[in-house]
RNA sequence: GCCGAGGUAGCUCAGCGGUAGAGCACACGACUCAUAAUCGUGCGGUCAUGGGUCCGAAUCCCAUCCUCGGCA
Numbered sequence: 001g002c003c004g005a006g007g008u009a010g011c012u013c014a015g016c017g018g019u020a021g022a023g024c025a026c027a028c029g030a031c032u033c034a035u036a037a038u039c040g041u042g043c044g045g046u047c048a049u050g051g052g053u054c055c056g057a058a059u060c061c062c063a064u065c066c067u068c069g070g071c072a
Base pairs, nucleotide, nucleotide: 001071002070003069004068005067006066007065010024011023012022013021018055026042027041028040029039030038048064049063050062051061052060
């Protein structure tokens, strides 16, 4: 340099045009003599950045940045 995959909650990941979610973690509560486990509730997001298309974009298009893999 070329090709491909990826960037979404603190972490691991879903979500492929119509309200952004799960598990774990964290906080509080229930249970227990107590702790753990279990259960319930809550907290937590400029969807990498900028622009475009669309009534509507995490999702489609373009550019850029970063990570991983392959080729040279």

Background
A computed fold for a 72-nucleotide RNA from an Anaerolineales bacterium, annotated as transfer RNA. It matches the Rfam family "tRNA". Gene Ontology term of the family: triplet codon-amino acid adaptor activity. The RNAcentral record of the sequence draws on ENA.